Model confidence (mean pLDDT): 89 of 100. Predicted 3D model of a 348-nucleotide part of an RNA (small-subunit ribosomal RNA, central domain) from an uncultured prokaryote.
[in-house]
Context: one part of a larger RNA
């Protein structure tokens, strides 16, 4: 490279936007670049191949043929690809009317709880555990009542509920703002799909500067346990967790399942709309999402099964025995931690 693959065996990029590129709806018309047919030219000779001949054979020499995958040119065809201009509305989008939502970011605000401080009542214990001890407490703890302060998180509602491209998003209110769905139609007229590079976003931890610091809590200390116990359990505890700005760019970033489009049995739950029936709280129906089953089909099996892992098309990413190794070296990025790109020797 070919062929084969990527839910779990190696393999889907963490996720969007988008450049180049690739590929692209229906209807006629024109062109004839690709394409196809025929003709001409060229494709030197030798060699090689096929078939004959000459040296007694062979090597060798030699006649003929095919071939020389090709290129150029002329004439023609017009189905397909392409180009040009024209038309269309199903793809895509815009307008109109409704709707649901923890979508985002900002400001404000609420109660419960926790800890601390002050004061009252009150007295000897409290904590904690398998059992204890470290620890706190007569300088008055724990408990309880009143007052105050602070920070963080938002019980119930809450739901295989909702929203978001993913990461993710949950008290309440306000203004700002993105996307989505449904319903009728009107408009634009292929404007669409994918997307190497590129670029925005990207949990947690971590980093820088400045704040904040209640609770929790790596590190650390002590008490236990134990043969030991650098652990599990307990008492403490400082980074961090929180905010602002700026970095980092990774995760079992998982549905371990790339995106888009079309087609392919059913019955059922649920969320948001529309239509109808109608006994007003149910039934029927239809779109969009989200679950659990289940046929055909697929699969090595497990299982998947209109939300496919089915049947097809387009584009991107990725895989090629285990270890060495996601390492070394080099490059790029980063303040650093490190990230990314990414081998080989050797070995089984």
């Nucleotide at each position: 490279g070919u062929g084969g693959g990527c839910g779990u065996a190696a393999a889907g990029g963490g996720c969007g936007c988008g450049u180049a590129g690739g590929g692209g709806g229906c209807c006629a018309g024109c062109c004839a670049a690709g394409u196809c047919a025929g003709g001409g030219g060229u494709g030197a000779a030798a060699g090689g191949c096929c078939u004959g001949g000459g040296c007694u054979c062979a090597a060798c020499c030699u006649g003929g043929g095919a071939a020389c995958g090709g290129c150029c040119u002329c004439u023609g065809a017009a189905a397909c690809u392409g180009g040009c201009g024209g038309g269309c509305u199903u793809g895509a989008g815009u307008g109109c009317g409704a709707g649901a939502g923890a979508g985002g970011a900002a400001a404000g605000u609420g109660g419960a709880a926790u800890u601390c401080c002050c004061a009252g009542u009150g007295u000897a214990g409290a904590g904690g555990u398998g059992a204890a001890a470290u620890u706190c407490g007569u300088a008055g703890a724990u408990a309880u009542u009143g007052g105050g302060a602070a920070g963080a998180a938002c019980a119930c509602c809450a739901g295989u509920g909702g929203c978001g491209a993913a990461g993710g998003c949950g008290g309440c209110u306000u203004a700002c703002u993105g996307g989505c769905u449904c319903g009728a139609u009107a408009c634009u007229g292929a404007c669409g799909c994918u997307g190497a590079g590129g670029u925005a976003c990207g949990a947690a931890a971590g980093u820088g500067u400045g704040g904040g610091g209640a609770g929790c809590a790596a590190a650390c200390a002590g008490g236990a346990u134990u043969a030991g116990a650098u652990a599990c359990c307990c008492u403490g505890g400082g980074a961090g967790u929180c905010c602002a700005c700026a970095c980092c760019g990774u995760a079992a970033a998982c549905g371990a399942u790339g995106a888009a489009u079309g087609c392919c049995a059913g019955a059922u739950g649920u969320u948001g709309g529309g239509g109808g029936g109608c006994u007003u709280g149910c039934c029927c129906u239809u779109c969009a999402g989200u679950g659990a089953c289940g046929c055909a089909g697929c699969u090595a099996a497990c299982g998947c099964a209109u939300u496919a892992a089915g049947c097809a098309u387009u584009c991107c990413g990725c895989c090629u025995g285990g270890g060495g190794a996601g390492u070394a070296c080099g490059g790029u990025c980063g303040c650093a931690a490190g990230a990314u790109u990414a081998a080989a020797a050797c070995u089984c």